[in-house]
């Protein structure tokens, strides 16, 4: 420094179902395991998505786009760290 076939030592844990917080997105916990080699840490470095609220076009309504705020998601990309083994 670069991979992640095999092995071990572990970790972690989506969807779904129960409690419980939240206006909602999510978010804790316990069941459960689809997946993960960073599924670890960061939302105050940045892109992205989601959720709301206002504000503007557009439409006959639903809605949809655009701006601006609000909060969420790191299991979307990213940024910092890192365990185990293989090559060199």
């Nucleotide at each position: 420094a670069u991979c992640g076939a095999a092995a071990a030592a572990g970790g972690c844990a989506a969807a779904g179902c129960c409690a419980c917080c939240g206006a909602a997105a999510g978010g804790u916990g316990g069941c459960g395991g689809c997946g993960c080699a960073a599924a670890g840490c960061u939302a105050a470095a940045g892109g992205g998505g989601c959720u709301u609220c206002g504000g503007u076009a557009a439409c006959a309504c639903a809605u949809u786009g655009c701006c601006g705020g609000u909060g969420c998601c790191a299991g979307c990309c990213a940024g910092c760290u890192g365990c185990c083994g293989g090559u060199u």
Predicted 3D model of an 88-nucleotide RNA (c-di-GMP-I-GGC riboswitch aptamer) from a Syntrophomonadaceae bacterium. Its mean pLDDT, the model's own confidence on a scale to 100, is 82. It was read from a public genome assembly, where an Rfam model found it. The source organism's lineage runs through Bacteria, Bacillati, Clostridia, Eubacteriales and Syntrophomonadaceae.